Transfer RNA from a Candidatus Polarisedimenticolia bacterium, 72 nucleotides, folded computationally. It matches the Rfam family "tRNA". The family's RNA type in Rfam is transfer RNA. Rfam describes the family as follows. Transfer RNA (tRNA) molecules are approximately 80 nucleotides in length. The coordinates come from a structure-prediction model, not an experiment, and the mean pLDDT is 83. The source organism's lineage runs through Bacteria, Pseudomonadati, Acidobacteriota and Candidatus Polarisedimenticolia.
[in-house]
RNA sequence: CGGUGCGUAGCUCAAGCGGAAGAGCGGCGGUCUCAUAAGCCGCAGGCGCCGGUUCGACCCCGGCCGCACCGA
Numbered sequence: 001c002g003g004u005g006c007g008u009a010g011c012u013c014a015a016g017c018g019g020a021a022g023a024g025c026g027g028c029g030g031u032c033u034c035a036u037a038a039g040c041c042g043c044a045g046g047c048g049c050c051g052g053u054u055c056g057a058c059c060c061c062g063g064c065c066g067c068a069c070c071g072a
Stems, first nucleotide, its partner, number of pairs: 001071007010025004019055001027043005048064005
C1' cells in the first nucleotide's frame, strides 16, 4: 500500500430479503428470609463516526476510524 472479515447494552451474542432492536449474564429496585444466597417481579442502558439513497436504514451505497487475518 492492496484485499477480506468484524464493530449493536458494562460483557458474550442475536435481529432471511429495509418497516425502526432483543436474549443470557451483570447493575439497580421490589418480593421472599431473622439475615445472606437462590427463586420470582420490575426498571435503566446500545446500532463505531460522517454523508448518500429511500416515505422509512442495524440492514443498501460512499468516505473515515479501530481490531483481526491474508498478500505485497